[in-house]
RNA sequence: GGGGCCAUAGUUCAAUGGUAAAACAGCCGCCUCCAGAGCGGCAGUCGGGGGUUCGAGUCCCUCUGGCCCCA
Numbered sequence: 001g002g003g004g005c006c007a008u009a010g011u012u013c014a015a016u017g018g019u020a021a022a023a024c025a026g027c028c029g030c031c032u033c034c035a036g037a038g039c040g041g042c043a044g045u046c047g048g049g050g051g052u053u054c055g056a057g058u059c060c061c062u063c064u065g066g067c068c069c070c071a
Base pairs, nucleotide, nucleotide: 001070002069003068004067005066006065007064010024011023012022018054026042027041028040029039030038047063048062049061050060051059
């Protein structure tokens, strides 16, 4: 220099262009003498910017960060 892949909750990760989901972690409650386990509930997420579309986590462009291949 050329090409490809990835980026979603604190962590790990889903989601045919049509309500952003789960597990663990966190908080509250139940249970317990207390705690843990178990059970119930709550809060929390689409890397930044732009475009296409009635509608974008998803498609396109660009930037940023990470990984890989070629030279």